[in-house]
Context: one part of a larger RNA
RNA sequence: UGACGGGGGCCUGCACAAGCGGUGGAGUAUGUGGCUUAAUUCGAUGCAACGCGAAGAACCUUACCUGGCCUUGACAUGCAAGUGGUAGAAGUUUGAAAAAACGACGAUUCCGCAAGGAAAGCUUGCACAGGUGCUGCAUGGCUGUCGUCAGCUCGUGUCGUGAGAUGUUGGGUUAAGUCCCGCAACGAGCGCAACCCCUGUGUCCUGUUGCUCCUGGUAAUACCAAAUGCACACUGGACAGACUGCCUCGCCUAAACGAGGAGGAAGGUGGGGAUGACGUCAAGUCAGGAUGGCCCUUACGGCCAGGGCUGCACACGUACUACAAUGCCUGACACAAAGGGCUGCUAAACGGCAACGUCAAGCAAAUCCCAAAAAUCAGGCUAAGUUCAGAUUGUCGUCUGCAACUCGACGACAUGAAGUUGGAAUCGCUAGUAAUGGCACAUCAGCUACGGUGCCGUGAAUACGUUCCCAGGCCUUGUACA
Numbered sequence: 001u002g003a004c005g006g007g008g009g010c011c012u013g014c015a016c017a018a019g020c021g022g023u024g025g026a027g028u029a030u031g032u033g034g035c036u037u038a039a040u041u042c043g044a045u046g047c048a049a050c051g052c053g054a055a056g057a058a059c060c061u062u063a064c065c066u067g068g069c070c071u072u073g074a075c076a077u078g079c080a081a082g083u084g085g086u087a088g089a090a091g092u093u094u095g096a097a098a099a100a101a102c103g104a105c106g107a108u109u110c111c112g113c114a115a116g117g118a119a120a121g122c123u124u125g126c127a128c129a130g131g132u133g134c135u136g137c138a139u140g141g142c143u144g145u146c147g148u149c150a151g152c153u154c155g156u157g158u159c160g161u162g163a164g165a166u167g168u169u170g171g172g173u174u175a176a177g178u179c180c181c182g183c184a185a186c187g188a189g190c191g192c193a194a195c196c197c198c199u200g201u202g203u204c205c206u207g208u209u210g211c212u213c214c215u216g217g218u219a220a221u222a223c224c225a226a227a228u229g230c231a232c233a234c235u236g237g238a239c240a241g242a243c244u245g246c247c248u249c250g251c252c253u254a255a256a257c258g259a260g261g262a263g264g265a266a267g268g269u270g271g272g273g274a275u276g277a278c279g280u281c282a283a284g285u286c287a288g289g290a291u292g293g294c295c296c297u298u299a300c301g302g303c304c305a306g307g308g309c310u311g312c313a314c315a316c317g318u319a320c321u322a323c324a325a326u327g328c329c330u331g332a333c334a335c336a337a338a339g340g341g342c343u344g345c346u347a348a349a350c351g352g353c354a355a356c357g358u359c360a361a362g363c364a365a366a367u368c369c370c371a372a373a374a375a376u377c378a379g380g381c382u383a384a385g386u387u388c389a390g391a392u393u394g395u396c397g398u399c400u401g402c403a404a405c406u407c408g409a410c411g412a413c414a415u416g417a418a419g420u421u422g423g424a425a426u427c428g429c430u431a432g433u434a435a436u437g438g439c440a441c442a443u444c445a446g447c448u449a450c451g452g453u454g455c456c457g458u459g460a461a462u463a464c465g466u467u468c469c470c471a472g473g474c475c476u477u478g479u480a481c482a
Stems, first nucleotide, its partner, number of pairs: 001482002003479003007476007015466002019429005026321008034312002042053002064307007073128001077127007088105001091102004108119004130296002133294003139290001141285003144281001146279001151190006157166003170181003196273004201240005207234001210230002215225003243267001246261005323422001327381006339370003344363002349358003388419001393414007435458007
């Protein structure tokens, strides 16, 4: 100087407390461990692995296993030699395929009048290719974490023999090493904040595909038709607006600041995002790609078929669905945002109980389509393992796709398991948040999505406070630690 302490002081955080909802019990989905296996490919392992890499494992993917094949190779470059009936190839035979054999037919570019030569392609040989083989403890790059915590340093000066100190400590204050005052310090840098994006208010511009006066149809303000315009809403561009600017009070005078108020759409960082200092964990990744070294080279490389990654006495994590009446069932009936659409989204109509099918309008989209649910209204159920719950199983179907046996999703009928609110323990959340309801997208032929990323609808309760648990910051103290 650091680190550490079941030392001290000050402070912060959904850290506790106050509340709301869960997990832990059940069933299922999914990941992991374990076991099994010819193989169940590999990696990730306290927080910071476990719905993680994987934004899609039937084949492919695929790296694993079994079997069948290839050896200059599926791919790149160079050298040498050969090669016009050359390269390629309909088709036939064998085969699970890969591939092998036969094979009608049969080319391209450049130079040249032509003969011919060269290139490409193919064959052979040689250099070499290839490796998701090992090492993340040889690495670059990227990422996680402490932590969006308020810290981490430097120049000159001063102090100290020196390691170092000072500045950065102190008194206030802040979300903040934020700012003010003081001070042997004076300045500066990386961080903080601001600058960036979305959202909340207004003004101007913009006017179709958006909005809309009037008229007609109509029971109707719904909807349709025609039609007037750009006022409103909206679209998306420019600008304005918030700065403790104004007022009062408080703090040791003062400053910084704090409390309250006015005006205002918004008030003290308005809300959300992006943004992650010096460093820590030999943290993670050689399987994204790159790369040193080592290893394999008729195989640890390459092609193919089938299987496996989906196995199941069990254990754990993360979710979904429930256990019901603030509910379930049947019928009626409103209101979104953000997205996607031509190998596409698919209206209407018709068939089917339905999944879906047939036919077919519109739309490369502010125009057309995908396209809401909870809520609301009416009726039924009456406390029951039920008109709750839906696992499991049987049968019949639909769709995608060469192909749904291992191993897809969806529908109908039948079946109707556990489950009556969950031990010890444990998680999230402070406002348009939690809780709850649906919608969209990426991946994608299809799908195991109940996952992930976004979007809007409905919409709470509580915070006395900092004694305690956890994590962190500053000062100080002790130390047999570095």